[in-house]
Context: one part of a larger RNA
């Protein structure tokens, strides 16, 4: 010096990206227990008290012929220590916010999560020799099932909701007007072949509709109220339609350390508001949400060698000497 362990005056997070690590708490019995809530929870919430041993008395269960024995639950009195779950074992707690409802699953060997799944919601296909799928086929799975079923896509408990647009793309349906291959029919050239012309003509495309919990998209300029500001209102260009309810400096905001309040001695942090949102927004779901989380951010209490600032002890090494 390193490894693992232990103790520490005073202070108590001043350490650090961050209380990382360590410490605190801890069992059992009793008292008591908030906001919020889907009335189940939250909850071991929080907070507080007791806990050993001895003596006496009672109680319950089992057992015994009985005395008694084993164990349970109490009452009263006493007694010792700083300390009675005296060792071991054995939750630190509380508040606010984000995300994901939850229990689960995952990168075997750098990621456990806000990712995946999930119950639930919704869309499409499918009438059974189904659709989908494996196979060259025979044949199989789904299924010894039958639309309250099966397959595929999306969202993801629950609550309140899910606005406008079918111009483009996809899909579905329709129309038989246009386009339209070969074959076929008819005609022509010289009988045939070849060639030429005409007729007929499927799907598709054009055309007409539907469809957005399909792929997608959801404007600009100018003026205006008796202080000022703002603009319910008006004009205009333009689109398929011009972003509704919500939420909003956000896991999304460039400017940005936006502005105001709270929190601090001091805050590029956190949180509550405001909000012309560079570039939010409704199942690529929007907004809330109790419970839950080895998730993320932030505050407080307790606690501590994280630190001020290091010291000492033990273990095993390195190392020194022999």
């Nucleotide at each position: 010096c390193c490894u693992g362990g232990g103790u520490g005056a005073g202070g108590g997070a001043a350490c650090u990206c961050g209380g990382c690590a360590a410490a605190u708490u801890a069992g059992u019995g009793g008292u008591u227990u908030a906001a919020c809530u889907u009335u189940g929870g939250a909850a071991c919430a929080a907070a507080c008290c007791a806990u050993g041993c001895c003596u006496g008395c009672g109680u319950u269960a089992c057992u015994u012929a009985a005395c008694g024995g084993u164990a349970u639950c109490g009452c009263a009195g006493g007694u010792c220590g700083c300390a009675g779950u005296g060792a071991c074992a054995a939750g630190g707690g509380a508040g606010g916010a984000g995300c994901g409802a939850c229990u689960g699953u995952u990168u075997a060997c750098c990621a456990a999560a806000a990712a995946c799944a999930c119950a639930g919601c919704u869309c499409a296909c499918u009438g059974c020799a189904a659709a989908a799928u494996c196979g060259a086929a025979a044949g199989g799975u789904u299924u010894a099932g039958u639309a309250u079923a099966g397959u595929g896509g999306g969202c993801g408990a629950u609550g309140c909701c899910u606005g406008c647009u079918c111009a483009c793309u996809a899909c579905u349906g329709g129309u038989a007007c246009g386009u339209u291959a070969a074959a076929c029919u008819c005609g022509g050239u010289u009988c045939c072949a070849a060639c030429c012309g005409a007729g007929c003509c499927a799907a598709g495309c054009g055309c007409c509709a539907g469809c957005a919990a399909a792929g997608a998209g959801c404007g600009g300029g100018g003026g205006u109220a008796a202080c000022u500001c703002u603009g319910a209102c008006c004009c205009u260009c333009u689109u398929a339609a011009g972003g509704u309810a919500g939420c909003g400096u956000a896991a999304u905001a460039c400017c940005u350390c936006g502005c105001c309040g709270c929190u601090u001695a001091a805050u590029u942090g956190g949180u509550g508001g405001c909000u012309u949102g560079c570039a939010u927004g409704a199942a690529g779901g929007g907004c809330a949400u109790a419970a839950c989380g080895a998730c993320u951010c932030u505050u407080c209490c307790a606690c501590u060698g994280u630190c001020c600032c290091c010291a000492c002890c033990c273990u095993g090494g390195a190392c020194c000497u022999g």